[in-house]
Context: one part of a larger RNA
Molecule: large-subunit ribosomal RNA, domain II
Organism: Pseudomonadota bacterium
RNA sequence: GCCUGCGAGUUGUCGUCGGUGGCGAGGUUAAGGGGUGCUAUACCCGGAGCCGUAGCGAAAGCGAAUGGUCUGAAUAGGGCCAUUAGUCAUCGGCGGCAGACCCGAAACGGAACGAUCUAUCCCUGCCCAGUGUGAACGGUGGCUAAAACCGCCGGGAGGCGCGAACGGGUCGGUGCUGCAAAACCGUCCGAUGAGGUGGGGAUAGCGGUGAAAAGCCAAUCGCGUUCCGUGAUAGCUGGUUCUCCCCGAAAUGCGUCUAGGCGCAGCGUCCCUGGUAAUUCUCAGUGGGGGUAGAGCACUGUUGAGGCUAGGGGGUUAACAGCCUACCAAACCUCGACAAACUCCGAAUACCAUUGGGAUAUGGGGCAGUGAGACUACGGGCGAUAAGGUCUGUGGUCAAGAGGGAAUGAGCCCAGACCAUCAGCUAAGGCCCCUAAAUCCAGGCUAAGUGUGGAAGGAAGUGUUCCUCCGGAGACAGCCAGGAGGUUAGCUUAGAAGCAGCUAUCCUUUAAAGAGUGCGUAAUAGCUCACUGGUCGAGGAGGAAUGCGCCGAAGAUUCAACGGGGCUUAAGCCUGGUGCCGAAGCUAUGGGCUUGCAGUGUAUGCAAGCGGUAGGGGAGCGUUCCGUACUAUCAAGUCUAGAGCGUAAGCUCGGAUGACGGAGUACGGAAGUGCGAAUGCAGGC
Numbered sequence: 001g002c003c004u005g006c007g008a009g010u011u012g013u014c015g016u017c018g019g020u021g022g023c024g025a026g027g028u029u030a031a032g033g034g035g036u037g038c039u040a041u042a043c044c045c046g047g048a049g050c051c052g053u054a055g056c057g058a059a060a061g062c063g064a065a066u067g068g069u070c071u072g073a074a075u076a077g078g079g080c081c082a083u084u085a086g087u088c089a090u091c092g093g094c095g096g097c098a099g100a101c102c103c104g105a106a107a108c109g110g111a112a113c114g115a116u117c118u119a120u121c122c123c124u125g126c127c128c129a130g131u132g133u134g135a136a137c138g139g140u141g142g143c144u145a146a147a148a149c150c151g152c153c154g155g156g157a158g159g160c161g162c163g164a165a166c167g168g169g170u171c172g173g174u175g176c177u178g179c180a181a182a183a184c185c186g187u188c189c190g191a192u193g194a195g196g197u198g199g200g201g202a203u204a205g206c207g208g209u210g211a212a213a214a215g216c217c218a219a220u221c222g223c224g225u226u227c228c229g230u231g232a233u234a235g236c237u238g239g240u241u242c243u244c245c246c247c248g249a250a251a252u253g254c255g256u257c258u259a260g261g262c263g264c265a266g267c268g269u270c271c272c273u274g275g276u277a278a279u280u281c282u283c284a285g286u287g288g289g290g291g292u293a294g295a296g297c298a299c300u301g302u303u304g305a306g307g308c309u310a311g312g313g314g315g316u317u318a319a320c321a322g323c324c325u326a327c328c329a330a331a332c333c334u335c336g337a338c339a340a341a342c343u344c345c346g347a348a349u350a351c352c353a354u355u356g357g358g359a360u361a362u363g364g365g366g367c368a369g370u371g372a373g374a375c376u377a378c379g380g381g382c383g384a385u386a387a388g389g390u391c392u393g394u395g396g397u398c399a400a401g402a403g404g405g406a407a408u409g410a411g412c413c414c415a416g417a418c419c420a421u422c423a424g425c426u427a428a429g430g431c432c433c434c435u436a437a438a439u440c441c442a443g444g445c446u447a448a449g450u451g452u453g454g455a456a457g458g459a460a461g462u463g464u465u466c467c468u469c470c471g472g473a474g475a476c477a478g479c480c481a482g483g484a485g486g487u488u489a490g491c492u493u494a495g496a497a498g499c500a501g502c503u504a505u506c507c508u509u510u511a512a513a514g515a516g517u518g519c520g521u522a523a524u525a526g527c528u529c530a531c532u533g534g535u536c537g538a539g540g541a542g543g544a545a546u547g548c549g550c551c552g553a554a555g556a557u558u559c560a561a562c563g564g565g566g567c568u569u570a571a572g573c574c575u576g577g578u579g580c581c582g583a584a585g586c587u588a589u590g591g592g593c594u595u596g597c598a599g600u601g602u603a604u605g606c607a608a609g610c611g612g613u614a615g616g617g618g619a620g621c622g623u624u625c626c627g628u629a630c631u632a633u634c635a636a637g638u639c640u641a642g643a644g645c646g647u648a649a650g651c652u653c654g655g656a657u658g659a660c661g662g663a664g665u666a667c668g669g670a671a672g673u674g675c676g677a678a679u680g681c682a683g684g685c
Stems, first nucleotide, its partner, number of pairs: 001685006011098013026051003032045003055062002067081005101239002104236001108229006119203009128193001130162003133158001137154006166190003171186004205221001207217003242620006252265005266370002268367005280359009294345001295343002300339003304335004309329001311328002313325004373398010403414003418591004423587003429581003432565003438578001440577006451567001457551002461548010478535005484508003489503003514529001518527002592610007621674001623671009637657004642653004
C1' cells in the first nucleotide's frame, strides 16, 4: 500500500411538542399482594399519590350568567384570570440529567514498584609498562675569622613532563530501514591523582542525589514507573456507513472574561390556523418633508492679485513735531478661488402617506443551520485619490451554480442543468487555417507587425479642419552683385576699431546697408548675417485643434507582452450594412416526478414547476433476530466479461461450486441495521 473483518446519535429517567389508541369532568395507579397456568412483560387486587375540573393575592383572605381577584378612598383606571378538556399508554422529533455520536490530550490525585543504569556516600579489596625532569635535605670541596655563597656528589619531592594498560570523548570523516535506539576509522585529553576499578551496603518521587548541566534516579525526568480514580475534561482537530423526491439558508444586529464559543433577533423548513385581504411586494397617479450630489460665497472660516486707508516697522532729527517709505498689514473696494463638522440655493433617487391595477396572507407551534465570507460595479472613511489592503452603504455573482465566452481562470460577460433526440432559433462572443461560421459589402485611417503591454516628455511621421501673413507690381529656396560715409561713436582700457565691458544708439549717401547676427584678430584686417538689386517663375512661411502612428521601452533556460500559424487597399483600427456560426438559454417531439385546481379517486384533464452546500420535510430499499400464516426442497452460502426487471437503494433467473446441514414468501414486531476515508483497530498478502 491493497484486500477481508470490526468501527460512531444508544439506553434509562424527567420534561416538551406531534402522530396513534383507551377512557372522559374526569384520567391513572406506585410500592406491594393474589390465584390461574401454555410459567408470563398476561389477568385480578391495591386510590397512597399525581394531573385535570378556578382564579387572584406576599398573606389573612375573597371567589366566576349580568364576571372573579389584587391595587386603591373608589362602584375610577390598571395587572392577572374566566366564559370548559383532560388524562393514561405507546411511537416519533427535540431538550435537561447521566460518559450521552465515536476516537484523541498535555495534565491532576491515590497506592504501590524501582539506586543490577546512573548521582553521592559508607565498608572492604585490587590496579597504574617504560622513560624524563631533579625540590627540600645530606655529604664533600672551594671561599670565609665563622657563616652566607659557589661547585661536585648523593637524594628522590610533585593534583610535574613524554607515553602504554586504564579512564575519557577534542576535531574531521563514515554510519543515518546503522555493526550499533550513540557505533566505527583517524586524530586528540588525563594517565601518583580532587586517579581508576571489583564485591558488599545506604539515600525514593510533595522525594533522593547533584565540583550545578534543572544533570541523574533502569534507552523515561522542569518532578520516575505501574495500576487505579477514568469512558478525567477537550467552547479544539479528525471521523460518522443505503436510495429517491420537495423546499432551501447564513457568514448580519444586540449582548457576552466575548471575539474560531454561546444567548436572543434576522434568514430556512414542516405542521396547524385561515380563505382573497387588515399584511407585504410591484407598477402607475396624487400629496408630502428633506439639505445629499451639484452649485454658491449671503453666514462661519480659509485664500491669490491689485487698490484704498487706520495701525505697525524702517529712514530723517539730539529729541519732539513734521516729512519720506518699491516693508508688514486689519476694516473697506475690484477681480479670482476653497470647505465632512460653511449654506443665499438645491436636484435625481430613496423614504412616508394615499388612490387604482396585479401578485401575496397573517398568526401560532415543532425542528434547524448560520453568526470566519470572497470578488466585482458604484457612494464614502482609513491608507499614499498604495495593496488580491481594511471598514461601511447599495446592487450582482461565487459561496451552494453546471453550460457557452474571456487560449488557460470560484467572484468578469452571456445564461439558471428533471431525462432523452444524428431536429430548429438565438445570447455573450465570433466567422483566413488550427476551429463551427464572410478570405462578405461600402467608405476612410495606419506602415509602426502599430495592432499583439506602459507615463511624463520629445519629433518638418502622416490624414482632416481652421487662423494669420507673403506672392505674376514676381513671393519661398538657390545662384550673381551690393552690404557704404561721419566713425577707430563716447567711456573704459596696455589696446577696445560693429563684435571683453559700460553708456548712448544719432545723422548722412542711398535700391539697400544695425553705432551691427555670428565666426575671427593682441588690436586692426578678413569671412558672414540683417537689409537691397538682379536671375528664376508658382506657390510659400508661421500657428491652433484633432485622427492614427514614432521615440521614450533594461531581466534573469531561444523566440515567450496576439492561444499558435500567420496577417499589410488586412486576417489591424474607425464608421455603416447584410448574412451565418454559436449554450444544458428558447422552440420541437417523447418520457418521468412534484404541487395546485377540476374530479369519488397518486383514472384522467388543465396550469405552474423540478441547479443546490449547511439544514428541514416526505417516500422507500436492504441486513440480523422474533411472532402469525403459507410454501419449496440436491437448500443456504460462495464465484460468475451470462440473461432480464425497477427512477434508485436493489430484485429475479441461468451457469459453476456446494452438500442433508436447513431455507424462502406475505403481514407485523424488535434492533449490536448498511463504511472509503477517523496519521482508525485486527489479520492476511